[in-house]
RNA sequence: CGGGUCGAUGAGACGGUCGCGUUGGUGUCACUUCUCGCAAGAGUGGUGAUCAUCACCGAGGAACGUCCGGGCUCCGCAGAGCAGGGCGGUGGGUAACACCCACCCGGAGCAAUCCGCGAGAAAGUGCAACAGAGAGUAGACCGCCUCCGGCGUGAAUCCUUCGGGAGUCUCACCGGCGGUAAGGGUGAAACGGUGGUGUAAGAGACCACCAGGGGCCCGAGUGAUCGGGCUCGCUGGGUAAACCUCGCCCGGAGCAAGGUCAGACAGGGAACGCUAAAGGCUGCUCGCCCAGUUCCCGGGUAGACCGCUAGAGGUGUGCGGCAACGUACAUCGUAGAUAGAUGGCCGUCGAUGGUGCUCGCACCGGAACAGAACCCGGCGUACGGUCGGCCCGUUUG
RNA sequence: GCCCCGGUAGCCCAAUUGGCAGAGGCAGACGACUUAAAAUCGUCCGAGUCAGGGUUCGAGUCCCUGCCGGGGCA
Numbered sequence: 001c002g003g004g005u006c007g008a009u010g011a012g013a014c015g016g017u018c019g020c021g022u023u024g025g026u027g028u029c030a031c032u033u034c035u036c037g038c039a040a041g042a043g044u045g046g047u048g049a050u051c052a053u054c055a056c057c058g059a060g061g062a063a064c065g066u067c068c069g070g071g072c073u074c075c076g077c078a079g080a081g082c083a084g085g086g087c088g089g090u091g092g093g094u095a096a097c098a099c100c101c102a103c104c105c106g107g108a109g110c111a112a113u114c115c116g117c118g119a120g121a122a123a124g125u126g127c128a129a130c131a132g133a134g135a136g137u138a139g140a141c142c143g144c145c146u147c148c149g150g151c152g153u154g155a156a157u158c159c160u161u162c163g164g165g166a167g168u169c170u171c172a173c174c175g176g177c178g179g180u181a182a183g184g185g186u187g188a189a190a191c192g193g194u195g196g197u198g199u200a201a202g203a204g205a206c207c208a209c210c211a212g213g214g215g216c217c218c219g220a221g222u223g224a225u226c227g228g229g230c231u232c233g234c235u236g237g238g239u240a241a242a243c244c245u246c247g248c249c250c251g252g253a254g255c256a257a258g259g260u261c262a263g264a265c266a267g268g269g270a271a272c273g274c275u276a277a278a279g280g281c282u283g284c285u286c287g288c289c290c291a292g293u294u295c296c297c298g299g300g301u302a303g304a305c306c307g308c309u310a311g312a313g314g315u316g317u318g319c320g321g322c323a324a325c326g327u328a329c330a331u332c333g334u335a336g337a338u339a340g341a342u343g344g345c346c347g348u349c350g351a352u353g354g355u356g357c358u359c360g361c362a363c364c365g366g367a368a369c370a371g372a373a374c375c376c377g378g379c380g381u382a383c384g385g386u387c388g389g390c391c392c393g394u395u396u397g
Numbered sequence: 398g399c400c401c402c403g404g405u406a407g408c409c410c411a412a413u414u415g416g417c418a419g420a421g422g423c424a425g426a427c428g429a430c431u432u433a434a435a436a437u438c439g440u441c442c443g444a445g446u447c448a449g450g451g452u453u454c455g456a457g458u459c460c461c462u463g464c465c466g467g468g469g470c471a
Stems, first nucleotide, its partner, number of pairs: 001393009012349007020058002023055005028049005034043003060369001064380002067378005072254004079286004084250005089103005104118001105116004119245002124243002126239002141184002143180003147176004152171001154169002157166003192210006211235002213232008258306004267297006279289003313332008353364005398470007407423003416454001425441005447463005
C1' cells in the first nucleotide's frame, strides 16, 4: 500500500428556555369511611380531577420486515391414526429454531478467508422443448467394412473360325442384406479417458496406465470422513427448490389472546337435536366434551381496569469448554403510550464532505437508517460516519 | 398490532405437467369502404412478466430476499 475478518459506537456534543408521558410527593377542589360533638363543626383515612407545583425516569441497533423459533393466554385434557407442513453432512450449544459454534466434504482465492436449501438418482414413477439417425439396457444420417447383384477400367491366363469369347483378380461407381459407436455432425446432455493388441471394419472384446464406482479387510477419529491393501471390467448420465423414499420435528389460534366492571340496543331467519345430531377440540377418521347449540341478516357500543413488563434480564470477575455456551458469586434497576409521550426554538462548538487558492488556511454546508405497542431468542433488510483488535500478501520499499 | 392474498403492453386479462422469450380484447397509428364521419374489415405498433438472487439444459410458472398494492380480525 492492497486485502480479509471480528467487534465497539451511532436522536452529533454542551448550555439555556418552552412543552409531552409514566410514577411518586405536596397543595387546592369534589365525593366519601370512621371518631368526637346536642348542634354548628373539628379531626382522620380513602377515592377522583382537562387543577397547580416539585422530583426521578423516558426508543433502537436495527424498535423495521413479520421470515423462523419459544414463553404466555384461550380452545375440557393437549389424545391416537391418516393427510398436510417444515427441516436435512457430522458432533455440540440452546427453552426452542430454518439460529449459533467446531469439524468434514465440494467449489473460489497466492493467502488470510469466503461460498454451499450439503440425505437418497445402484427403490420406483415422471420429465428433457428445439435440433438430431438416436435422449436412456439409446441409436446406423454421413463415414468405415464383409457378402450378394449390376455396369465399367486395367492386368495376366485360357480358347479362337482372329471378328471376339470365358472365368479369375484388381480398382471405381450404383443398388441391396448385414456388421460397426473408432471418426464426422446435432445438442445443455450421446453410455469413462489415452495408448496398444485384436479384427473384414470395429468395440473393455482383451491388455497397460489413469479417473470413478461396488465388495471385503486393516488403521485413525465420538462421528461426518480420511489414509492404506486386496478384489470385481463394474463404467449404472441429469433432475428430488418434480412426485417420491429415509430420518427427525410440528394440535389450533393469537394480547384485537383472554378476564373483570360499566354502559347501549330490536329483533328476525335458518339448521339440528335433547335415544349425542349439529357444533367444538383439527382438514378427515376414531376418541372425547356440552342440553340447548351453531350459523346468517339486522341493531348497539367502541369506555375503564387487569393482562403490562423483573425477564431464558444486563454488567463485572472466577471456573469448565477450542468455541457457541454453561455455571458460581458480586452488583444494577432500565419506557409502558392507547390515536398513541420521548419534541420545538435559541446560542456555542462541530465529523467527514464541497469550493477556492498564496498549500495550510479561508468560505460554504450542518449528520444516516429509522421510531416501542405482550415479552424474549434469531434471521433478513436499511444505514452518514468514527474508533479498535487480529490475520494475509502473487506486490513495492 | 396480528393474519391472509396479489403484482404480465397505456388499461383489462390468458399462458396445460417448467419447453419455440409470451395469446387475446380495449386504446393508438396507417390503409380500405364513405361526399365526410361512425360502425366494420385489414395491416402494424406496443411487454421481456414488480426488483434482485438461486435451482434447472431451460423460469411468467419452483425456492429465497426485498418493494408496492389490496383484504380481513376486538